[in-house]
Molecule: small-subunit ribosomal RNA
Organism: uncultured bacterium
């Protein structure tokens, strides 16, 4: 210090992390030590034990102990034990009486929002036990408990008689202080006990004297305490008015003390928007945690104060309490009971029960520090010191070190080469913290006690106090801490996480399932997200999850935010509190500032030190506690005063412009109504129908009722809604300016609550009502039409008077005031100059409007009319939805308005601009896109493919355009992948290993066949003398392995189709923007084209378009002439020649060259001439960056995953050929521009040796014979057909068609039945030009006509060439369909096949 998450970026905004800490809970896992810390819920009930006693030096006293002692008895050791009784004699001491203290310590946090706390101050009090000072302590009483006797009652407890003590209780005296006073005076006290003692005395206890320690009285301090005041202390106004002892007075009472604290009586005060009153909620603080601070959260431990004490209430005692372990009454619960009546109160400490996610031992000592009581010694203390639990939180520390590569095994991963675990382990060497056994041993303790000296009291060497020496005693913790040995790496490591935020990846499993998640998201078959396991990261005796708090969050903004369009300026305007407030002087100091003093408890933070080995903790001293009182000081700012001066603010006087306001009268036009005058339509719409029409529309007269054409504008007015026929009349309305400063003299700005105004539509009540129109009704469109359109048509719409009070009430932009560069138009008003003019110009103000510097803005934009800089007030915002909604208020006849939540829910919602796509926007272009044509398609017959169905299979793909005569350039077997049957398992194929044998080839038997079996022939190459070796081939064996047209084309590669041969598609550097991204590519022209030219913040450059390749169209006195060719010769020819044909090579030829035209120019675009060909000559090859998860895993290659006597192979038969039907593509036709008969003429490009096949023979034919020629410019396939000449046919289901069926054939091939092609004879279906729709073509093109390959044994109506003949239109881009370029709107971004409402 950020980061994540709307969107392709940016900004608004939210949500979400990362970070600190806890009294904590959970899950998992655990060696240790230290030092803290431990019911946060039920202030819920509570069994048991302990927590307050003590004093015998106040007292009578002796129940119970021990001791002495006095008697008696016993046993015997003859001086000792034991019983027993006596008698307070000592120590001590149960109960009782008396003092002191139980109001301290300990607990809890329920109430309490001020009787409270926290910080400063104050006066009208008390204080036990402490210190201090003064004065005292004299003398008498008369009772009671303990006990003792006699009842009651179960018990608690309790009666009545009697008996006694005291520092218990009461008088009396005295009275230094005290107290009351009328200043004369008057009132109140006490207790005594103990220790020791010289003279004296004595009733022999003692008196007395002295010490201590008590008492009474009183001063003062100290401590504690109780009261008042000031200021600060949560939310809630959907709690706005509260109060009646209330406020305050005068007189009592009353307390320690002021006070309405409490009473009579008087007055009618008191508090509230500076939030009273009510309602919730909370002990408060010193601190705590967090935060950079300023805040914000929070009050656990430890200190300070309050409260409380089983619930409410109340006294008493007593310095002190309305009292945790005290008392009375009421309640609720529990417990005894003899049922008549008792007892109890754990929010002490232990524990128990239950509540709860949760929080511990029914523990030792009083050794220490402090309390209580005593003289003490000592008692008594769950305070308080320690132990126990409990990783609850912090701190240490351990769990080993070094070396150790074959870089071991094993596990995981894998390209199978290795990598990783990894020096990690093993293994060798050291070590010994903890832990375990033995030993050793503090500190924590000093007082007190007693002894000796000294000092003080004192008559006193006693007693007692005090100092010092010495000395004995006292440890719960604990044989703890530490300390020293053995022995031995031994006893010791987990949790949490590994998609991004955020450090760390790999495999399997699983398949939107299990399941994960803080946010954002993962998971639908290759998940670094889920589960496991290798690895790794982070912390570490702990990690992680929840939970709740700051923090980041400037996400409430004091510091330190906003409000034109993201949330947010009240619709406006006027004003009281409030808040600010011009100039100058002079006083004052309540602010403000300095400076001194007091306070701010200790702890805690910090800072420098000590010492526990260090650290936590613990200590000792510093600063600080930013606070708050008191004084003193300054007078610049500010507040008050002098109702002070002052003119600039502001106001006041005049003149001017204007739909300003309110009320009157008046015109034109149009509707309706009246009554003229007159005839067949009129009125509507895209088309039309509903409506008017015997007197409709048209026409001319009168009468109602509403509006006001043109002038007219970017205009002028008003606060705002708003207001324009002209014209009168009122408000002497209101405003801005200007002039005059002869007037006033801060009178100002703003503005919570409050008042007033306020479109439209609606409301009450009376009018009016032409026209226009919500509801409504006919008609119309449309699937429907409660809509658009049309005909009518009722509230309203006018008027008056009264409500309502909202709106995109807008400039989405509050009012003032100041200040910042400009330029242009205009209203208005006033100044100069100028002009013959009212002419022209300038200057200034105020207003409205373009533009635009700086500046601002998140960007559009705004920009002296600010949304700049800046002052003053007000009013509002804080994610989206829920919701301006429910409740409550208030306001209104309603209708509703105003103020306004929560619960849920979601990770968004929004703003402004960018790129694309898209739009039944636009602008410009271009394509057989439309038009213009020509010719089909869909109706019929068949061919062929697909769907569908059928099936044991009907293998599989391929599905708008861009799947369907597609993949298949051939399904009778074979292909064949699919059914069915019979078969084989290292295999039909590949490599390694071994053994054996050549390889091959021939006859047989069984089976459908695969395949089993029988027998024979046969013996090679290469090297070597030879043994023998090797290659290759075959067979056998076992194992690695083969195999998969099995899935996944959404894992992939190549390849492909598509837009689209459409002109687009990008970079580098500059430049401009916060930024996506723009610019270059846009613009003017031009092109088939981002093709060129010009400009231009661009300036180059690549890929693509052209070009360069092939092929045609033309030439060569150039090569080449053979199979081509023939001008020579001929009948012909193998003869001659290479001149033309002609074949192929290689070379030219086309490049705008000239005239015109265009914002200068030019690109170009039009003509025109050569030319064989004219403006890319035709035609093809050539397909940018991309889309489309397009389309193939069945061409091929490949991950992954799956089959492995089967999903692999092998063989026969079957199936891909099926057929109620549905589309696509072709074929042949329906005829006469034809069909049939006969005669005849002209090609191009191809293939041919498993071939092509001539002549010629045979057959109606398909063909079958036969056999020359050809590896091809030679020979063959091979007659081209239409066409041309004739004939026939007469419009008919025909002499058109030609399917179907039937007889007989032919060739292919192992074999034509499923299931081939053809011939010949017969048979002669439907069709007579095809609905809706819908294709392909712009010239050698359509259309028409034949011919050849390919695949192929056979088998094209498909395909792929190839010639022959050979049109017809195109005015043009307005639509339809695609595509390009600018622009525009957008809530789309998987992009319109989007998005999204609403039932």
């Nucleotide at each position: 210090a950020g980061a994540g998450u709307u969107u392709g970026a940016u900004c608004u905004g939210g949500c979400u992390c990362a970070g600190a800490g806890u009294g904590a809970a959970c899950g998992c896992u655990g060696g240790c030590g230290g030092u803290a810390g431990g019911c946060c819920u039920a202030a819920c009930a509570c069994a048991u034990g302990c927590a307050a006693g003590u004093c015998g030096a106040a007292c009578g006293g002796c129940a119970g102990c021990a001791c002495a002692g006095u008697a008696a008895g016993a046993g015997c050791u003859u001086g000792c034990u034991c019983u027993u009784a006596c008698g307070g004699g000592u120590g001590g001491c149960g109960a009782g009486u008396g003092g002191c203290g139980g109001a301290c310590g300990g607990g809890u946090a329920a109430g309490g929002a001020a009787u409270g706390c926290a910080u400063c101050g104050g006066a009208a009090u008390c204080u036990a036990c402490u210190c201090u000072g003064u004065c005292g302590u004299g003398g008498g009483g008369g009772a009671u408990a303990a006990c003792g006797u006699a009842g009651g009652g179960a018990a608690a407890c309790u009666u009545a008689c009697g008996c006694u003590a005291a520092u218990a209780c009461c008088g009396c005296a005295u009275a230094c202080g005290a107290c009351c006073u009328a200043c004369g005076g008057a009132u109140g006290a006490a207790a005594g006990c103990a220790g020791g003692g010289g003279a004296u005395c004595u009733u022999c206890g003692g008196a007395c004297c002295u010490u201590g320690c008590g008492c009474g009285a009183u001063u003062g301090a100290a401590u504690g305490a109780g009261c008042c005041g000031a200021u600060g202390c949560c939310c809630g106004a959907u709690u706005a008015g509260c109060u009646a002892g209330u406020u305050g007075g005068c007189g009592g009472g009353g307390u320690a003390a002021g006070a309405g604290c409490c009473c009579a009586c008087c007055a009618a005060g008191g508090c509230g928007a500076c939030g009273a009153u009510c309602g919730g909620u909370a002990g408060c603080u010193g601190g705590u945690c967090u935060g950079a601070g300023a805040g914000g959260a929070u009050g656990a431990u430890c200190g300070g104060c309050c409260a409380c004490a089983c619930u409410g209430g109340a006294a008493c005692u007593g310095a002190g309490a309305c009292a945790c372990g005290g008392u009375c009454c009421a309640g609720a619960c529990u417990c005894c009971u003899a049922c008549g009546g008792g007892a109890g109160g754990c929010a002490g400490c232990a524990g128990u029960g239950g509540g709860g996610a949760a929080u511990a031992u029914u523990g030792g000592a009083c050794a220490a520090u402090g309390g209580g009581c005593g003289c003490a010694a000592g008692c008594c203390u769950g305070a308080u010191c320690c132990a126990g639990c409990c990783a609850u939180a912090c701190c240490g520390c351990g769990u080993g070190g070094g070396u150790g590569a074959a870089g071991a095994a094993g596990g995981c991963c894998u390209u199978c080469g290795g990598g990783u675990u990894g020096u990690a382990a093993a293994g060798c060497c050291c070590u010994u913290u903890u832990g375990u056994u033995g030993g050793g041993a503090a500190a924590g303790a000093a007082a007190a006690g007693c002894a000796g000296u000294c000092g003080g009291u004192u008559a006193a060497u006693a007693c007692c106090c005090g100092a010092u020496u010495g000395u004995u005693c006292u440890g719960a913790c604990g044989g703890u801490a530490c300390c020293c040995a053995a022995a031995g790496a031994a006893u010791a490591a987990g949790c949490a996480c590994c998609g991004g935020c955020u450090a760390a990846c790999u495999a399997c499993g699983u398949g939107c399932c299990a399941g994960c998640a803080g946010c954002c998201g993962c998971g639908g078959u290759a998940a670094u997200a889920c589960g496991u396991a290798g690895g790794g990261u982070g912390c570490a005796a702990g990690c992680g999850u929840u939970a709740a708090u700051c923090g980041g969050a400037a996400u409430u903004a004091c510091u330190g935010g906003g409000c034109g369009u993201a949330a947010a300026g009240c619709g406006u305007g006027c004003g009281c509190a409030g808040g600010c407030g011009g100039u100058u002087u002079u006083g004052u100091a309540a602010g403000a500032c300095a400076g001194a003093g007091g306070u701010g408890a200790a702890a805690u933070c910090c800072c420098c030190g000590g010492g526990c080995u260090c650290a936590a903790a613990c200590u000792g001293g510093g600063a600080a506690c930013u606070g708050u009182c008191u004084u003193u000081g300054u007078g610049a700012c500010a507040g008050c005063a002098a109702u002070g001066c002052c003119u600039u603010g502001a106001g006041g006087c005049a003149g001017c412009a204007g739909a300003g306001g309110a009320g009157g009268a008046c015109g034109u036009a149009c509707u309706c109504c009246g009554g003229g005058a007159g005839u067949a339509g009129c009125a509507g719409u895209g088309a039309a129908a509903u409506g008017c029409g015997u007197g409709a529309u048209a026409u001319g007269c009168g009468g109602a009722g509403a509006a006001c054409a043109c002038g007219g504008a970017u205009g002028g007015u008003g606060a705002a809604g708003g207001g324009c026929a002209a014209u009168c009349c009122c408000c002497g309305g209101g405003a801005g300016u200007u002039u005059g400063c002869a007037c006033u003299g801060a009178c100002g700005c703003u503005c919570a609550u409050g008042c007033a105004c306020g479109a439209a539509a609606g409301c009450g009540u009376g009018g009016g009502g032409a026209g226009c129109a919500a509801a409504c009704a006919g008609g119309a469109u449309g699937a429907g039409a409660u809509c658009c359109c049309g005909u009518g048509g009722u509230a309203g719409u006018c008027c008056a008077c009264g409500c309502u009070u909202u709106a995109a009430a807008c400039g989405a932009u509050g009012u003032c005031a100041a200040c910042u560069g400009g330029u242009u138009g205009u209203u208005g008003g006033g100044g100069g100059a100028u002009u013959a003019a009212u002419u022209u110009u300038u200057c200034u103000c105020a207003g409205u409007a373009a533009c635009g510097a700086a500046g601002c803005u998140a960007a559009c934009g705004u920009g002296u009319g600010a949304a700049g800089u800046u002052g003053a007030c007000c009013g509002c915002c804080u994610g989206g939805g829920g919701a301006g909604u429910a409740c409550g208020g208030c306001c209104g006849c309603a209708a509703g308005g105003u103020u306004g939540a929560a619960a849920c829910u979601c990770a968004a919602a929004g703003g402004a601009a960018u790129u694309g796509a898209c739009g039944g926007g636009g602008a410009c272009c271009c394509g057989c896109a439309c038009a213009a044509g020509c010719g089909g398609u869909g109706g019929a017959u068949g061919a062929u493919g697909u769907g569908g169905u059928u099936u044991a299979a009907u293998u599989c793909g391929a599905u708008g355009c861009a799947a369907c005569g597609c993949g298949a350039a051939a399904a009778a077997c074979c292909u064949u992948a699919c059914c069915c049957a019979c078969c084989u398992u290292u295999g039909a194929c590949a490599u390694g290993u071994a053994u054996g044998g050549a390889a091959u080839c021939c006859c047989g038997a069984a089976g459908a066949g695969a395949u089993u079996u029988g027998g024979g022939a046969g013996u090679g190459c290469u090297c070597g003398a030879a043994a023998g070796a090797g290659a290759g081939c075959c067979a056998u064996a076992a194992c690695a392995c083969a195999g998969g047209u099995g899935c996944u084309g959404c894992a992939u590669g190549g390849c492909u189709g598509u837009c689209g041969u459409c002109a687009g598609c990008u970079c580098g550097u500059g430049u401009c923007g916060u930024g996506a991204g723009a610019u270059g590519u846009u613009g003017g022209g031009u092109u088939a084209a981002g093709u060129c030219c010009c400009g231009c913040a661009a300036c180059g450059a690549g890929c693509g378009c052209a070009a360069c390749c092939c092929u045609u169209g033309c030439c060569a006195u150039u090569u080449a002439g053979u199979u081509g060719c023939u001008a020579c010769g001929a009948a012909a020819a193998a003869g001659g020649c290479c001149a033309c044909u002609c074949u192929a090579a290689u070379g030219g030829g086309a490049c705008u060259c000239c005239c015109g035209g265009u914002a200068c120019c030019a690109a170009c675009c039009g003509g025109a001439a050569g030319g064989a060909a004219g403006g890319u000559g035709g035609g093809g090859a050539u397909g940018a960056c991309g889309u489309c998860a397009a389309g193939u895993c069945c061409u091929c290659a490949u991950g992954g995953c799956c089959c492995u006597u089967a999903u692999a192979g092998g063989u026969g038969g079957g199936g891909c050929u099926a057929c109620a039907c549905a589309c696509g593509u072709c074929a042949u036709a329906c005829a006469a521009u034809g069909g049939c008969u006969g005669g005849u003429a002209c090609a191009g490009a191809g293939g041919g040796u498993a071939g092509c096949c001539a002549a010629c023979c045979c057959g109606c034919g398909a063909g079958g014979g036969g056999g020359a020629g050809c590896c091809a410019a030679u020979c063959c396939c091979a007659c081209a057909a239409a066409g041309c000449c004739a004939g026939u046919c007469g419009u008919a289901g025909u002499c058109c068609g030609g399917a179907u069926c039937g007889c007989a054939g032919u060739c292919u091939g192992c074999a034509a039945c499923u299931c081939g092609a053809c011939u010949g004879c017969g048979u002669g279906a439907a069709g007579u030009c095809g609905g809706a729709a819908u294709c392909g073509c712009u010239a050698g093109u359509a259309a028409u006509c034949g011919c050849g390959g390919a695949u192929c044994a056979g088998a094209a109506u498909g395909u792929c060439g190839c010639g022959g003949u050979g049109a017809a239109u195109a005015c043009g881009u307005u639509c339809c369909c695609g595509g390009g370029u600018c622009u525009u709107g957008u809530a789309c971004a998987c992009a319109c096949c989007g998005c999204c409402c609403g039932u």